[in-house]
The RNA shown here (Glycine riboswitch aptamer) has 76 nucleotides and comes from Amphibacillus xylanus. RNAcentral holds the sequence, with entries from Rfam and Ribocentre. It matches the Rfam family "Glycine riboswitch aptamer". Rfam's curators write: This family represents the bacterial glycine riboswitch.
RNA sequence: GGAGCAGCUUCUGGAGAGCUCGCUUAGGCGACACCGAAGGAUUCACAAUCUCAGGUAGAAGGACAGAAGACAACAA
Numbered sequence: 001g002g003a004g005c006a007g008c009u010u011c012u013g014g015a016g017a018g019c020u021c022g023c024u025u026a027g028g029c030g031a032c033a034c035c036g037a038a039g040g041a042u043u044c045a046c047a048a049u050c051u052c053a054g055g056u057a058g059a060a061g062g063a064c065a066g067a068a069g070a071c072a073a074c075a076a
Base pairs, nucleotide, nucleotide: 008069009068010067011066012065013064018032020031021030022029023028033056034055035054039052040050041049042048
C1' cells in the first nucleotide's frame, strides 16, 4: 500500500415429492406413501447411495447462481 479467493449482509432467481387419511384450530400431532438442493452419514476423493434430521398446496425453508455492499488479515 491493499486487492483477489473464501466467508458475512441485502436484493433477485431457485427444483423434487400426497393441498392422502384420522384427530384438531391449514397451528400442530399420528399413520402410510413419497422427495433429495439446508444440514448429516457412507466414500481416499468424485460420482453414487442412505434418509437420522428436513421436506411433499401457499407461506417459510432451500443447494446453487447473479448483482451490490461492508468488515478483517495477508499478497503484488